Predicted 3D model of a 409-nucleotide RNA (Bacterial RNase P class A) from Aestuariivirga sp. Lineage of the source: Bacteria > Pseudomonadati > Alphaproteobacteria > Aestuariivirgaceae > Aestuariivirga. It is recorded under the gene name rnpB.
RNA sequence: CCAGCUGGCCGGAUGACCGCUGCCGCAAGUCCCGAAAGGGCGCGGGGGAGGAAAGUCCGGGCUCCAUGGAAACACGGUGCCGGGUAACGCCCGGCGGGGGCGACCCCAGGGAAAGUGCCACAGAAAAGAUACCGCGGAUCCGGGCCCCUCGGGGCCUGACGCAAGGGUGAAAUGGUGCGGCAAGAGCGCACCGCGCCCCCAGCAAUGGGGGCGGCAGGGCAAACCCCACCGGGAGCAAGACCGAAUAGGGGCGACGCGGCGGACCUCGGUUCGCCAGGGCCGUUUCCGGCCCAGCCGCCCGGGUAGGUUGCGUGAAGCGCCCGGCGACGGGCGCUCCAGAUGAAUGGUCAUACAGUGCGGGGGGCGACCCCCGCAUGGACAGAACCCGGCUUACAGGCCGGCUGGCAUC
Numbered sequence: 001c002c003a004g005c006u007g008g009c010c011g012g013a014u015g016a017c018c019g020c021u022g023c024c025g026c027a028a029g030u031c032c033c034g035a036a037a038g039g040g041c042g043c044g045g046g047g048g049a050g051g052a053a054a055g056u057c058c059g060g061g062c063u064c065c066a067u068g069g070a071a072a073c074a075c076g077g078u079g080c081c082g083g084g085u086a087a088c089g090c091c092c093g094g095c096g097g098g099g100g101c102g103a104c105c106c107c108a109g110g111g112a113a114a115g116u117g118c119c120a121c122a123g124a125a126a127a128g129a130u131a132c133c134g135c136g137g138a139u140c141c142g143g144g145c146c147c148c149u150c151g152g153g154g155c156c157u158g159a160c161g162c163a164a165g166g167g168u169g170a171a172a173u174g175g176u177g178c179g180g181c182a183a184g185a186g187c188g189c190a191c192c193g194c195g196c197c198c199c200c201a202g203c204a205a206u207g208g209g210g211g212c213g214g215c216a217g218g219g220c221a222a223a224c225c226c227c228a229c230c231g232g233g234a235g236c237a238a239g240a241c242c243g244a245a246u247a248g249g250g251g252c253g254a255c256g257c258g259g260c261g262g263a264c265c266u267c268g269g270u271u272c273g274c275c276a277g278g279g280c281c282g283u284u285u286c287c288g289g290c291c292c293a294g295c296c297g298c299c300c301g302g303g304u305a306g307g308u309u310g311c312g313u314g315a316a317g318c319g320c321c322c323g324g325c326g327a328c329g330g331g332c333g334c335u336c337c338a339g340a341u342g343a344a345u346g347g348u349c350a351u352a353c354a355g356u357g358c359g360g361g362g363g364g365c366g367a368c369c370c371c372c373g374c375a376u377g378g379a380c381a382g383a384a385c386c387c388g389g390c391u392u393a394c395a396g397g398c399c400g401g402c403u404g405g406c407a408u409c
Stems, first nucleotide, its partner, number of pairs: 001405010013351006020048002023045004029041001031040003050380001054391002057389005062235004075231005080094005095109001096107004110226002115224002117220003128173001132166002134162003141158007174192006193215001194213008239309004249300005255294001258275008277292005316335008353378001355376009
């Protein structure tokens, strides 16, 4: 210098003016809005989006509801080992597997000898067996042809033996080599793989070594399933408080007195018929008389609209020290840092600065770099109860560590 890997950080700056929205202090009225609850109006000071505020995917805090305890079942989730954490499906450190020359990156990574199921297409055959091309002539049986010294021999073929090689497939019944054989084959042997047992190292996952076994048990559990562990429900529109008008409920007081059907008509009444509850009075039944059912006013309680709260001192941030490989933990000190609810966090101007385009000049063998002028110009994206994570989006820039290569010393 080139090509990469990885960790962390910033993500527009400064100033002026004009706004918006909370907080604090001062000042406050016979003030404004509202029925009330409550809110607002002046002056000064200070604060005001993010690394993801996003997706709402996990885990918690908080709140209400449910719940006597425990276990089982069902359902959902998680799944190598150890650690961290309030907790997690997150993070850290290891292990195993895969990729890369390497720095480093990726992995739903328990169980397939409990059972069930599936394995498309191709292929002979996809899981208990099989043979398309092929290999073979040792043994037994059948057919055809030829030779013949008539004993038999040769060739082809069916059947038979085989699974080395070819071919199919994501995957083909352990792999390589030597021996062996008619040809072959764990048929035999060595090494590798695999299974079982033992020893050693490690907390463990796991790794190393030894012995035995000729090889049984193909793959899929992001198919059911088995095993281990975890799990009440709903969410700030949670919840709490204040609280109209109207409607409905209850109490008290004053005033008034029912319903249904038919006919007529000037549509508001008239008339006819039928029916009835409760209370009181006259002893009781019958019967008769009176009152209640409505409306107005006042009061009480629940709830709605509306208002206030929940609402930011918190698993908080920053700095230093200590422990730990690390995630993280402990101690000390300092700080208070958005809180809206039709929903604020903005607009204009100026100044430089990255970046981009055009033109000009210069340097270098070259990739390219430097200077000047003009124009343009700053991504993804907007808190809504809060916190820890994950995932996704993101112009451009800064800092650290490491790997491979080239050149020079």